This is a predicted structure of a 74-nucleotide RNA (transfer RNA) from a Parcubacteria group bacterium. Model confidence (mean pLDDT): 81 of 100. Its Rfam family is "tRNA". Rfam links the family to the GO term triplet codon-amino acid adaptor activity. Rfam describes the family as follows. Transfer RNA (tRNA) molecules are approximately 80 nucleotides in length. By type it is a transfer RNA.

RNA sequence: CGCGGGGUGGAGAAGUCUGGUAUCUCGCCGGGCUCCUAACCCGGAGGUCGUUGGUUCGAAUCCACCCCCCGCAA
Numbered sequence: 001c002g003c004g005g006g007g008u009g010g011a012g013a014a015g016u017c018u019g020g021u022a023u024c025u026c027g028c029c030g031g032g033c034u035c036c037u038a039a040c041c042c043g044g045a046g047g048u049c050g051u052u053g054g055u056u057c058g059a060a061u062c063c064a065c066c067c068c069c070c071g072c073a074a
Base pairs, nucleotide, nucleotide: 002072003071004070005069006068007067010026011025012024013023020057028044029043030042031041032040050066052064053063054062
């Protein structure tokens, strides 16, 4: 240099094909239950979806450049 996969709350993932309310599990905070803890139940906070542009009424999703991570080939 070439090819492929990936980047989404603190962690791990889905959602992208087919544009239309950003979701799930764990964690965190508060409450309930309990003698206490764990487990269980209820509620809540936390995301400008890697960056910058473009297309569109509307972009995590489509297009382009760039950055980072993993792999293959050389």
The sequence is in RNAcentral, with records from ENA.